[in-house]
RNA sequence: GCCCCGUUCGUCUAGCGGUCCAGGACGCGACAUUCUCAAUGUCGAGAUCAUGGGUUCGAUUCCCAUACGGGGUA
Numbered sequence: 001g002c003c004c005c006g007u008u009c010g011u012c013u014a015g016c017g018g019u020c021c022a023g024g025a026c027g028c029g030a031c032a033u034u035c036u037c038a039a040u041g042u043c044g045a046g047a048u049c050a051u052g053g054g055u056u057c058g059a060u061u062c063c064c065a066u067a068c069g070g071g072g073u074a
Stems, first nucleotide, its partner, number of pairs: 001073007010026004018057001028044005050066005
């Protein structure tokens, strides 16, 4: 250089065109419980879905480019 795969809350992850103002776990905050801590329970905050463009009535989802990461190849 070329080919293939991936990128979603702080971390890990679900999602397969509309029922998604994107769900869950851990973590974080508040409250309850406890002499205190931990554990447990309830509630809450937290994601311009890597960036830009295209297709479509409609895109996290399909296509292209770019960036980053991983694998393969002379």
Predicted 3D model of a 74-nucleotide RNA (transfer RNA) from Candidatus Levybacteria bacterium RIFCSPHIGHO2_01_FULL_37_17. The sequence is in RNAcentral, with records from ENA. Its mean pLDDT, the model's own confidence on a scale to 100, is 81. Rfam family: tRNA. Rfam classes the family as a transfer RNA.